[in-house]
RNA sequence: CCUGAUCAAAGGCAAACCCUGAGUGAUCGGGGGACGCAAAGUAUUGGGUCUUUGCUAUAUAGAAGGAAGUAAUACAAAGAUAGCCUUACUGCCAAA
Numbered sequence: 001c002c003u004g005a006u007c008a009a010a011g012g013c014a015a016a017c018c019c020u021g022a023g024u025g026a027u028c029g030g031g032g033g034a035c036g037c038a039a040a041g042u043a044u045u046g047g048g049u050c051u052u053u054g055c056u057a058u059a060u061a062g063a064a065g066g067a068a069g070u071a072a073u074a075c076a077a078a079g080a081u082a083g084c085c086u087u088a089c090u091g092c093c094a095a096a
Stems, first nucleotide, its partner, number of pairs: 012037002017032006035083001041089003046085002048081007056074003
């Protein structure tokens, strides 16, 4: 220097679900609880997904024409999600 093997120690966080509170909602806070996580720590840089609102367009139905309504898709805005990915910063120990 390269390759391989074996093994930690101290801890940390907390999914689903239940109770409770906030929000139109996605979801979030507190308590219980552990599915899991070497960043499952922090922050929305760029995306994905989800929610709400809005206008326009498409489609459906009908003998023809017109109007209204409903849901979906596309678009725009505002939000949610860091345990969806990316990016940035920080961080314990160790055959060392």